RNAcentral holds the full RNA, with entries from ENA and SILVA. The part of an RNA shown here (small-subunit ribosomal RNA, 5' domain) has 538 nucleotides and comes from an uncultured bacterium. Its Rfam family is "Bacterial small subunit ribosomal RNA". Its family is annotated with ribosome and structural constituent of ribosome in the Gene Ontology.
[in-house]
Context: one part of a larger RNA
RNA sequence: GAUAAACGCUGGCGGCGCACAUAAGACAUGCAAGUCGAACGGAAGUCGUUAUAAAAUGGAUUGAAGAUUUAUCAGAUAGAAGUUUUGUAACAAUGGCUUUAGUGGCGGACUGGUGAGUAACACGUAAGCAAUCUACCUAUUAGAGGGGAAUAACAAUGAGAAAUCAUUGCUAAUACCGCAUAAGCUUGUAGUACCGCAUGGUACAGCAAGAAAAGGAGCAAUCCGCUAAUAGAUGAGCUUGCGGCUGAUUAGCUAGUUGGUGGGGUAACGGCCUACCAAGGCAACGAUCAGUAGCCGACCUGAGAGGGUGACCGGCCACAUUGGGACUGAGACACGGCCCAAACUCCUACGGGAGGCAGCAGUGGGGAAUAUUGCACAAUGGGCGAAAGCCUGAUGCAGCGACGCCGCGUGAGCGAAGAAGUAUUUCGGUAUGUAAAGCUCUAUCAGCAGGGAAGAAGAAAUGACGGUACCUGACUAAGAAGCACCGGCUAACUCUGUGCCAGCAGCCGCGGUAAUACAGAGGGUGCGAGCGUUAAUC
Numbered sequence: 001g002a003u004a005a006a007c008g009c010u011g012g013c014g015g016c017g018c019a020c021a022u023a024a025g026a027c028a029u030g031c032a033a034g035u036c037g038a039a040c041g042g043a044a045g046u047c048g049u050u051a052u053a054a055a056a057u058g059g060a061u062u063g064a065a066g067a068u069u070u071a072u073c074a075g076a077u078a079g080a081a082g083u084u085u086u087g088u089a090a091c092a093a094u095g096g097c098u099u100u101a102g103u104g105g106c107g108g109a110c111u112g113g114u115g116a117g118u119a120a121c122a123c124g125u126a127a128g129c130a131a132u133c134u135a136c137c138u139a140u141u142a143g144a145g146g147g148g149a150a151u152a153a154c155a156a157u158g159a160g161a162a163a164u165c166a167u168u169g170c171u172a173a174u175a176c177c178g179c180a181u182a183a184g185c186u187u188g189u190a191g192u193a194c195c196g197c198a199u200g201g202u203a204c205a206g207c208a209a210g211a212a213a214a215g216g217a218g219c220a221a222u223c224c225g226c227u228a229a230u231a232g233a234u235g236a237g238c239u240u241g242c243g244g245c246u247g248a249u250u251a252g253c254u255a256g257u258u259g260g261u262g263g264g265g266u267a268a269c270g271g272c273c274u275a276c277c278a279a280g281g282c283a284a285c286g287a288u289c290a291g292u293a294g295c296c297g298a299c300c301u302g303a304g305a306g307g308g309u310g311a312c313c314g315g316c317c318a319c320a321u322u323g324g325g326a327c328u329g330a331g332a333c334a335c336g337g338c339c340c341a342a343a344c345u346c347c348u349a350c351g352g353g354a355g356g357c358a359g360c361a362g363u364g365g366g367g368a369a370u371a372u373u374g375c376a377c378a379a380u381g382g383g384c385g386a387a388a389g390c391c392u393g394a395u396g397c398a399g400c401g402a403c404g405c406c407g408c409g410u411g412a413g414c415g416a417a418g419a420a421g422u423a424u425u426u427c428g429g430u431a432u433g434u435a436a437a438g439c440u441c442u443a444u445c446a447g448c449a450g451g452g453a454a455g456a457a458g459a460a461a462u463g464a465c466g467g468u469a470c471c472u473g474a475c476u477a478a479g480a481a482g483c484a485c486c487g488g489c490u491a492a493c494u495c496u497g498u499g500c501c502a503g504c505a506g507c508c509g510c511g512g513u514a515a516u517a518c519a520g521a522g523g524g525u526g527c528g529a530g531c532g533u534u535a536a537u538c
Stems, first nucleotide, its partner, number of pairs: 001537001003535001005534005012408006018401001020366001026363002029361003034106003039103002042100006048091010061078001066073003113319003123243007132236002137232007145179001147177002154169006185210005191204005215224003245291003252282003257279008294316004298309004321342005344355004372398001374397003380394001381392004411441004421432004445479001448473004455465001482527005487508003493522005503510002
């Protein structure tokens, strides 16, 4: 100087960061990966409108006979609108709308966590693949004809404590399977030209054989999908040169071992695997063995060269209770998928079942030591969807902790009767000390009141943070200073107590009766919301 720090004393505010280094020990509870009804059949719930005809009801209006006081009563008859029912037609009636257990599609291989293992092509860097794959995305070319058989859901029956399972029957699809068509695709076979670092590659092109498809929405236009092929982009796989720990008190190691041939396997090369053949291969330029360790960009230090570290952030790798295995898929040998074995925990009707926080919080434990079972999807990003939208402990925020860095404050000016008190004293004084009091001001922070964002992209709506930041006003010096040291190194001195005791101490060393070194006090020095100690490192 620096720290992912801890401990002791102390502690006002804000901003930005950081926070289980130990038991990759064990985990209660909640949440962390879903989504699509515009792929599909169901199930549950819910729902009509308009036109017209008839009937019933309805009674706006009309105002006959009659009366008389001659301009009023009276209320026969006819009867519009509306309402209800029935029939018919159209809309959309094998229907519309809402929800979604199941089939199906895409995503659960990303994101997030941890560093156990690993001394290795794991990582870094530089090359190579004429030995490779790549869903979604982009561009281009061509295509989608015609059929079939099932199955979940559902229903019935049955078994089981449960988890769950069995039988029978029914049904759909962008689920599954043939057929047709198809090239510059695949396989086989026979070529030409050009090129190359060997195997070989590229272009053209003949013959034979082979392999595709799916629909949905909309009145329609069209849009979203589907199939084959080529190219790109992205991502991944493999190979190689060089580089980065310790030990020789580890000197020899190796049988799929090293190479070849045939075969298998893989997206692909290869002892990757297998049969046979040969006897090789590595090592003092350190093999093998043992110990330790994730690697890097970077971080700390240093004038540099170096030395140390690998927290946070970013890239890569490995792992997901321990060990093994494959399935699905473009991609996994898969943290919140499957199977087996093991340990542990839980449920059980003892027959059998369930589980995996090194996701976010949280609990016990371990430890010197490390936080909330918070808010929101408003922003950024991700998955699905045509979209609306849904999901997102990623993320954005808030909470806790002086853990770190940075900023601010705890007042400013005047003020000598040099007050009181305290310490000391040669008793005169000296120090604390302009310090306090007192007078005059100011209001940063905190507190109070009023206003109040940006972040939201946009025509509008939409803000968790948050009534936050910020602005204004009023108000009171009020609410806010400690810690270590004072023998030398090393800035800072006296008194009292103690008497080689009690104690101090980083080194030298202090203390045995005048201790500036122990303890207390007064004073001083240093740093300051911190100060000291300890630990590791340059």
The prediction has a mean pLDDT of 86.